[in-house]
Molecule: glmS glucosamine-6-phosphate activated ribozyme aptamer
Organism: Candidatus Desulfosporosinus infrequens
RNA sequence: GGCAGAGUUUGAGCGCCAGGGCCUUAAAAAGUUUUUGCUUAAUUUAAGGUCGACGAGGAAGAGGGUUAUCGAACAUUCGGCGGAUCCCUCUCGGUGGCUUGUCACCGUAAAGCUUGCUGAAAGCCGGAGAGUAAUUUCCGGGACAAAGAGUUAGCUGACAAGACA
Numbered sequence: 001g002g003c004a005g006a007g008u009u010u011g012a013g014c015g016c017c018a019g020g021g022c023c024u025u026a027a028a029a030a031g032u033u034u035u036u037g038c039u040u041a042a043u044u045u046a047a048g049g050u051c052g053a054c055g056a057g058g059a060a061g062a063g064g065g066u067u068a069u070c071g072a073a074c075a076u077u078c079g080g081c082g083g084a085u086c087c088c089u090c091u092c093g094g095u096g097g098c099u100u101g102u103c104a105c106c107g108u109a110a111a112g113c114u115u116g117c118u119g120a121a122a123g124c125c126g127g128a129g130a131g132u133a134a135u136u137u138c139c140g141g142g143a144c145a146a147a148g149a150g151u152u153a154g155c156u157g158a159c160a161a162g163a164c165a
Base pairs, nucleotide, nucleotide: 014082015081016080017079019078020051021050022049023048024047025046026045027044028043029040030039031038032037054071055070056069060091061090062089063088064087065086092107093106094105095104096103098162099161100160101159102158111156112155113154114153116151117150118149124141125140126139127138128137129136130135
């Protein structure tokens, strides 16, 4: 490096944790007591642990940039590090009847605008489990978005040269 088999992963609101919150233990300290000892509301130190983004949506290629879209949630989803489908430029590609060039808008479901339609999870409630605890896992129940996308209807959709009719 190749082939075969088995296991794991479903993947960008993603991964991580030194600040911070919280929990446990030990010691100090404090209270009480004649002492041994007992106790822990607050405080300090040490060790260990725990929390730290809920889904929707998002990838032509290269380079560059960094507080990269949308809503839900009594909201630490704080703070930080990394990453990233975000943004910009160029290239490639698509649409604007055909070809070339430019321009505009886009990215293979590949033009824009307007109207209607379409689907969330956590939180919550109930139950089961792990842990001394903080906390966490699973199952069931019923609800509620926005952006974007798809779809329905309507409207709009460039310039120059050339070809065809």